[in-house]
Molecule: small-subunit ribosomal RNA
Organism: Candidatus Uhrbacteria bacterium
RNA sequence: CUUUUUGAGAGUUUGAUCCUGGCUCAGGACGAAUGUUGGCGGCGUGUCUAAGGCAUGCAAGUCGAACGAGUUAUUUUUUGUCGCAAGAUGAGAAAUAGCAAGUGGCAAACGGGUGCGUAACACAUUGGUAACCUGCCUCGAAGUCGGGCACAACUCGCCGAAAGGUGAGCUAAUUCCACGAUGGACAUGAGGGGACGCGAGUCAUUCUCAUGUAAAGUCGCAAGACGCUUCGAGAGGGGCCUAUGGCCUAUCAGCUAGUUGGUGAGGUAAUGGCUCACCAAGGCUAUGACGGGUAGGGGAUGUGAGAGCAUGAUCCCCCUCACUGGAACUGAGACACUGUCCAGACACCUACGGGUGGCUGCAGUCGAGAAUAUUCCCCAAUGGGCGAAAGCCUGAGGGAGCGACGCCGCGUGUGGGAUGAAGGCCUUCGGGUCGUAAACCACUUUUGCCGAGGAAGAAUCAUGACGGUACUCGGAGAAUAAGAGGUUGCUAACUCUGUGCCAGCAGCAGCGGUAAUACAGAGACCUCAAACAUUGUCCGGAUUUAUUGGGCGUAAAGGGUCCGCAGGUGGCCAGGUGCGUCAUCGGUUAAAUCUAUCCGCUCAACGGAUAAACCGCCGGUGAUACGGCCAGGCUAGAGAGUGGGAGAGGCAAGCGGAAUUACCGGUGUAUUAGUAAAAUGCGUUCAUAUCGGUAAGAACACCAAAUGCGAAGGCAGCUUGCUGGAACACUUCUGACACUCAGGGACGAAAGCGUGGGGAGCGAAUGAGAUUAGAUACCUCAGUAGUCCACGCCCUAAACGAUGGAUGCUAGAUAUCGGGAGUAUCGACCCUCUCGGUGUCGUUUAAAAUAGCUAACGCAUUAAGCAUCCCGCCUGGGAAGUACGGUCGCAAGACUAAAACUCAAAGGAAUAGACGGGGACCCGCACAAGCGGAGGAGCAUGUGGUUUAAUUCGAUGGUAAGCGAGGAACCUUACCUGGGUUUGAAAUGUAGCUGCAAGCCACCGGAAACGGAGGCCGCCUUCGAGGGUGCUACACAGGUGCUGCAUGGUUGCCGUCAGCUCGUGUCGUGAGAUGUACCGUUAAGUCGGGUAACGAGCGCAACCCCUGUCCCGUGUUGUUUUUCACGGGAGACCGCCUCGGAUAACGGGGAGGAAGGCAGGGACGACGUCAAAUCAGCAUGGCUCUUACAUCCAGGGCCACACACGUGCUACAAUGGCCGGAACAAUGGGUUGCCAAGCCGCAAGGCGGAGCUAAUCCCACCAACACCGGCCCCAGUUCGGAUUGGGGGCUGCAAUUCGCCCCCAUGAAGCCGGAUUCGCUAGUAAACGCGUAUCAGCCACGGCGCGUUGAAUACGUUCUCGGGUCUUGUACUCACCGCCCGUCAAGUCAAGAGAGUCGGAAAUACCCGAAGGCUCCGAUGAGGGGACGAAGGUAGAGCCGAUAAUAGGGACUAAGUCGUAACAAGGCAUCCGUAGCGGAAGCUGCGGAUGGAUCACCUCCUUU
Repeated sequence: CUUUUUGAGAGUUUGAUCCUGGCUCAGGACGAAUGUUGGCGGCGUGUCUAAGGCAUGCAAGUCGAACGAGUUAUUUUUUGUCGCAAGAUGAGAAAUAGCAAGUGGCAAACGGGUGCGUAACACAUUGGUAACCUGCCUCGAAGUCGGGCACAACUCGCCGAAAGGUGAGCUAAUUCCACGAUGGACAUGAGGGGACGCGAGUCAUUCUCAUGUAAAGUCGCAAGACGCUUCGAGAGGGGCCUAUGGCCUAUCAGCUAGUUGGUGAGGUAAUGGCUCACCAAGGCUAUGACGGGUAGGGGAUGUGAGAGCAUGAUCCCCCUCACUGGAACUGAGACACUGUCCAGACACCUACGGGUGGCUGCAGUCGAGAAUAUUCCCCAAUGGGCGAAAGCCUGAGGGAGCGACGCCGCGUGUGGGAUGAAGGCCUUCGGGUCGUAAACCACUUUUGCCGAGGAAGAAUCAUGACGGUACUCGGAGAAUAAGAGGUUGCUAACUCUGUGCCAGCAGCAGCGGUAAUACAGAGACCUCAAACAUUGUCCGGAUUUAUUGGGCGUAAAGGGUCCGCAGGUGGCCAGGUGCGUCAUCGGUUAAAUCUAUCCGCUCAACGGAUAAACCGCCGGUGAUACGGCCAGGCUAGAGAGUGGGAGAGGCAAGCGGAAUUACCGGUGUAUUAGUAAAAUGCGUUCAUAUCGGUAAGAACACCAAAUGCGAAGGCAGCUUGCUGGAACACUUCUGACACUCAGGGACGAAAGCGUGGGGAGCGAAUGAGAUUAGAUACCUCAGUAGUCCACGCCCUAAACGAUGGAUGCUAGAUAUCGGGAGUAUCGACCCUCUCGGUGUCGUUUAAAAUAGCUAACGCAUUAAGCAUCCCGCCUGGGAAGUACGGUCGCAAGACUAAAACUCAAAGGAAUAGACGGGGACCCGCACAAGCGGAGGAGCAUGUGGUUUAAUUCGAUGGUAAGCGAGGAACCUUACCUGGGUUUGAAAUGUAGCUGCAAGCCACCGGAAACGGAGGCCGCCUUCGAGGGUGCUACACAGGUGCUGCAUGGUUGCCGUCAGCUCGUGUCGUGAGAUGUACCGUUAAGUCGGGUAACGAGCGCAACCCCUGUCCCGUGUUGUUUUUCACGGGAGACCGCCUCGGAUAACGGGGAGGAAGGCAGGGACGACGUCAAAUCAGCAUGGCUCUUACAUCCAGGGCCACACACGUGCUACAAUGGCCGGAACAAUGGGUUGCCAAGCCGCAAGGCGGAGCUAAUCCCACCAACACCGGCCCCAGUUCGGAUUGGGGGCUGCAAUUCGCCCCCAUGAAGCCGGAUUCGCUAGUAAACGCGUAUCAGCCACGGCGCGUUGAAUACGUUCUCGGGUCUUGUACUCACCGCCCGUCAAGUCAAGAGAGUCGGAAAUACCCGAAGGCUCCGAUGAGGGGACGAAGGUAGAGCCGAUAAUAGGGACUAAGUCGUAACAAGGCAUCCGUAGCGGAAGCUGCGGAUGGAUCACCUCCUUU
């Protein structure tokens, strides 16, 4: 400004959440650079680095109308010589036109370039100059009269290589003259008058006098023009001064001798210490002097909603510099870019004597660099210089060229066109997509190309570099023209293949370890487009420095506390002023830029016009509420006074008792002390214990408290003295005297330091004993500093309420401490009210904390609420409260206080889990109480290991190991050896061949597979070579090969544990919570009560099956009734009684009953956990093999055996073994089978064949333990049966590796099992046998079932294990098998220290001293002297930088070493300060904090 404009977020800390907080991204911009690509045009723009060096050319000249000489040409003319003449040649004069060296004038101080320096009156803005100057230009006034001396050029001589110089002589002018005249409104001086002022004095104006000072001509026939001199005025330009404004640093705090002022002088155009002499001692500074670093300033530019922040290319204004440093001259103007002098460095020339040069002008070159252009055209236009003019000069300027460097515009075609072509890619194989895209058809011609025409720009007669350009017309022809980046999220866009934590990507988060939308390639897609990305920088987002617009209890952040100067802020009333403030007017704020509108190039960029604006400063006028200032008053803030009280406030002195220790004496005897347990230690030289006495030092039990006091640190026996502060009452005094406080000052626990005392107890260090893997610790015994006192230092703490001070406001209740008042009383207590202080307001739970604030936790009149004022502090983590510097300290150290580097987080609060060597409650054959086992032996079986050609594979804590396997001699079989086959042992399809089916028999080789050879028989048919067979070929088959961490399905464990969730509602910002907490109860989240929850689901229970009782029905093979089987039903529900309990749920007992409190058993297994198991049961993605990892065959192996483990069997014997006798089951199975009777065999078994497809027959009279009788007599046995020998039987193609059974013989270990460990709570354990699946047979002692006999014990929940609920702490969440600290070892990096070494800038002192101006002498000369003076030299300090042996710390780096410090009570609670010690984390002492868990006690609050 205008109210019509104007503000977007996301990713990333966590298991999840909210907050704090950093990092990163999306936007815009650029004098850019780089990569890939590249059609055209317009307008802009282009060495940001080395103010490094420069070859070459050009960039400042012009005037002959200022001047002399010269020269060229022409003309005229004079003249010499030659010639008859024409003419030739020479000399001279004049004129005209040029040329240009010199004198002279003007310009050269502009224009153009640069940003070194400069932190400053350099710049910007506003004023001033009465303290000033100004050539050319404009206006005005007056004048321009006389005279004179030179010097270049030129001539002659000399020096020099050159550049150049020098001597003598001549000469002109618009050159010069301290030569004369005239002159004023000029300059200087003196005087008078006037105004103002106390005065000093200042000011304007006027008058008078004195002195001084000018000039140049040229052209023209002339008129006149251009000049010249003096003065005044103007315009434009400049000098100087002032105020205000704009960088960083205090780890720069003091600076300054021309410094500050005065007087006088000099100097300047002019003020002024500008310079000098003298005098005085000032001046600046915390509102930052001085020093250091960096930097040209502004208009503006970029960005931003704005406020701001950053920048200062191009254009405009100012300043500055011109090889580096110094200096002046000339001039109106310079201390001068292409002038002079000197010094220095560099370069060039040289005859070595000496000279020359200055691109930060335009081009160009080298160099530097990531990087930046042509040695182009023209003065046609615009402008500049000179000139009277013509004109000349102009790398200013106008143009062209190069660069996609930027902005803008245009194009690379348009319409139709489906077989949705080919091809690519993907595919679930069906298709999809590229895609109307292409081809093809029709059309167009911007641009480019070719041809023709052809400007404006010139206001001006001529004159156009640009330019044959812009533009116009015609022609051919889709022709000449598309890429870059991206596709995990942020962020628009997805698939395939390759790769396999490799290669690589990455802005952040993060991808990649065999199914990668993240790497690489391809296809597809997305975005922008002649560009697209990347990098760098700036603003934004970032409210992440917060004025707009942040914070500080716990996230970073309140100073340890108080006093207090400066500063900031400030009560009530009226008055003045009008400084701030506000209103209005005027001036200024250059132009360009920006904004609005209009206009011109075809549009746009670009350009033009007008308007608005530039938020500032100055001036005039006005207002006076508020703030300031001046003066006056008030009492509510503040202070003083008086009075009586409270208190561990401070300092000093004195006094006291208990305890401890030591010493002395008595009594007394063997231990005592210490610990979880010990030991070191003490003690027979008499300890400990006990009694009495003496001494010492330190600290003050009870009172005591949530108490009190103090600014904080802190303060505790009693008494006295001195002393500070606060509260209350009275309302007497002052009258805003107040609040806060940078700097400053004072105080400041413990530890520590110095000097001197003191030393009882305790006790760093130290010694010893334990503990331990170790134990530099925890525990124990000793013990030094220290702890105590005096004086002096130190100055830090978790110095904490982690909460600065002051003031005001915003419901209360209650307790307590101090004071006061009231009622009452004789007085007090009690009670009520009030002021000040200290606490609390949580649970059952009432009243209760309302509002408000907070990220939440929490705070809540003692605020973390609402406000004002002042101070301190914070801005990601680490490095680091460290380094360096400074100040303080005796030291220890304190205060102040960074950076490089590194990370993408570090944090706060709360939530859900998990965990704890945290707590509470409960359950389970979990422990306990019992019974029987395992661990020892032999054997069986499985596993590990070993072996082997192979001992196929899998399962591995619990939850593998008599498991997959419910049955490996071949087969199985997956392993090994050997021998074979290759479309294959089995499947599907196609093509060709075969009219051969198929099948059967038997021969040879061979271990067989297989190979070879032969015979028998010789198909159906709708007649289509259709079905079928065989062979060949191609597709394909096949794999117990890999991945259970790609999967489905199935399974195990937690666990038959009681849990796991949802909807709606409510609470919470949210994650989440509630429901599901609690009480009682249950086997149970079972039920009841209660409840911001109400309901529901998966689980529990029940429904299902079996067993137990009864009834009914049916039924054969069963049947005397009963039984039995099947089907249906009844029955049990705390239903009845009693007691307890909240009357409930439920529990105890009782009756009845076959069964009683879930009657017993089974099936059934919630959400989930273990990447648990299985690719070898099956299925399956991907990978992999294909004359082999496929397939067939024979043999072998899976059965091995120094060893270890698991599960079992049999035992060790008398509750037994053996013999004899004689009872009682149930479940089941049977036609490739069970197999009766009978006979044979000691037996296994054989012969035999009846019966049975089963309530019929058989296994099977079914049993065994048990029972009865007998023997054995405690032993390696009449126990035990391993092992071995011999003989048999059975199955099977085949029992050698490697089967089972029988008989005879043999008769091993073993006499009850260490540490440890398993099962079981009733028809259970234990014991006994029977059946069965698999199966030819069987390694079965296994598995699954069945019945028989049939116990013991449970006090109880302290402990072990597992689980559940609640709670608590947490730095864990891969969840304690977690996390994590420090030393050491290795590598890399940056910074600091460092004996030193090297360099830089600035300053100081001294030496030397160029040019030059000043000054003195000299004659105004030549020359000389003096002070100043750049560069240079010498010296010693300080500062900054580079580098360095070495030593120290820091950061980072998958798998190194030592320990375990911290997080749970982290196993010794942790942490802070300090001191000592120790490989290391750390330990210990002293004081402090809670940011400590747990338990108990005390207290407090509320109710009674």